[in-house]
Context: one part of a larger RNA
């Protein structure tokens, strides 16, 4: 000087606590661990591994298994060997690679060109070291910290600046001070969003005005409004009042759409943890080289007494089911979305219109209301698990795929110690979109919206941090 203390003081944090909703017990998805297996590829393990790499494992991906084949599948140049052929069409053997056959058959300025072919050097390796690295993460933490110049003080490691006294989300800003001044952090500038205003008016909009319809901004037309998308305003403790030397703090003050960082995003300091990744990539060494390389069909990552994490759907009346009828926003779309019509109980089929999309599809929003019904039962709750019978992609659904229909009706009656997540347009709950993708295991993951809450006195305690201060037999 740091580490540390079941040492002290002070200050924050969904950290308690006050609430609200789960997990932990059922089923069922998905990840691990374990077991098995020929293989069950690999790789993450406290927090910071475990719906993670994986934003799509039938084949392919695939890296693993047993078989079958190759010595070069692809890149590149020098050297060498032969040769006009390779290559195409066709045939035989095979699961497929491959293998054996059969036939057509370069140019040329003669220097060689071009293609194959032997050979060597080379390639090729998702083999090994993340403890040799790069370069990308995660964490401590979006916590307020972390250093430097020159002075000054100390023999010296060091100190001081940063410490004190206030204040702030902040090393944020004042005040004092041997320190004066600086740089990385914080904050501002950057995206959306909340509010008006100018400019624009299609494919969006329709108030007023005309026409027309079974209706429909349909059509003439119009720019009011809504919205788009460019510019602009606009919050700044600027005002007032109290408190204060000042910084700012209080105000159910005023004005305002917005009030004190308005809300979200982006953005991540000096380091720590020899954190993670040699399987994204690039790379030292180090192993292989008729194999630890390549090609192919098959099978496996998909197993199956258990166990643990992360989720879905329940156990019902704030409800299930049947009928009726509103209200979104954000996105995809050409090997695509696909209206209508017709046929099928349906999943889907057939034809097909329009849309490179503010035009045309996807597309019905659901919960919510309205009205019936059910009457507390393992039920008209729950839907697992089974049997049939079909649709879809796809070359192919056996191992192993979604998806419909009849039928089957399983465990669950709210879940022990324990433990999570949240401060408001949040939680809880509801649907609707995307990306990969043929198709799909998505209940995941990214995003939109809809309905819309309970509680915070306060900081003794548990956990994590920030600063000072103490005491150490630690470094």
């Nucleotide at each position: 000087u740091g580490a540390c203390g079941g040492g002290g003081g002070u200050c924050c944090g969904c950290a308690c606590a006050a609430g609200c909703g789960g997990u932990g017990g059922a089923g069922c998805a998905u990840g691990u661990g374990g077991u098995u297996u020929a293989a069950u590829u690999c790789g993450a393990u406290g927090a910071u591994a475990c719906g993670c790499g994986a934003g799509g494992a039938a084949c392919c991906u695939u890296a693993c298994c047993a078989g079958g084949g190759c010595u070069u599948a692809a890149a590149u140049g020098c050297a060498u060997u032969c040769g006009g052929a390779c290559a195409g069409g066709u045939g035989u053997g095979g699961a497929a690679a491959c293998a054996c056959g059969c036939u057509u058959u370069u140019c040329u300025u003669c220097g060689g060109a071009c293609c194959g072919u032997u050979u060597g050097c080379a390639a090729g390796g998702u083999g090994c070291u993340g403890c040799a690295u790069g370069g990308u993460u995660g964490u401590c933490g979006u916590c307020a910290g972390c250093u430097c110049g020159u002075g000054c003080c100390g023999u010296g490691a060091g100190g001081u600046g940063u410490u004190g006294g206030g204040u702030u989300a902040a090393g944020u800003c004042c005040c004092g001070c041997a320190a004066c001044g600086a740089g990385c952090g914080c904050a501002a500038c950057c995206c959306c969003u909340a509010u008006u205003c100018c400019u624009a008016g299609u494919u969006g909009c329709c108030a007023g005005c005309a026409a027309g319809u079974a209706a429909u901004g349909u059509u003439g037309g119009g720019g009011a409004c809504u919205c788009u998308a460019g510019g602009a305003a606009g919050a700044c403790u600027g005002c007032c009042g109290g408190c204060g030397u000042a910084a700012g703090c209080c105000g159910a003050g005023a004005g305002g759409a917005a009030g004190g960082u308005g809300g979200g995003g982006a953005u991540g300091a000096c380091g720590u943890c020899a954190a993670a990744u040699c399987a994204u990539c690039a790379u030292g060494g180090c192993c292989u080289u008729u194999a630890u390389g390549c090609c192919c069909a098959g099978g496996g990552c998909u197993a199956c007494a258990c166990a643990c994490g992360u989720g879905c759907u329940a156990c019902a009346a704030u409800g299930g089911c049947c009928a009726g009828a509103a209200c979104a926003g954000a996105g995809g779309g050409c090997a695509g979305c696909g209206a209508g019509a017709c046929c099928g109980c349906g999943a889907g089929g057939u034809u097909a219109a329009g849309c490179c999309a503010a035009u045309c599809c996807c597309a019905g929003a659901a919960a919510a209301c309205u009205g019936g019904u059910c009457c507390c039962a393992g039920u008209u709750c729950g839907g697992a698990u089974u049997g049939g019978a079909g649709u879809c992609u796809g070359g192919a659904a056996c191992u192993c795929g979604a998806c419909u229909c009849c039928a089957u009706g399983a465990a669950g009656g709210u879940g022990g110690a324990a433990u999570c997540g949240c401060u408001a347009g949040u939680a809880a709950u509801c649907g609707c979109c995307g990306g990969u993708c043929a198709g799909c295991u998505a209940c995941a993951c990214g995003g939109c919206g809809g309905u819309g809450a309970a509680u915070c006195c306060g900081u003794u305690c548990c956990c994590g941090g920030g600063c000072c201060u103490u005491g150490u037999a630690c470094a």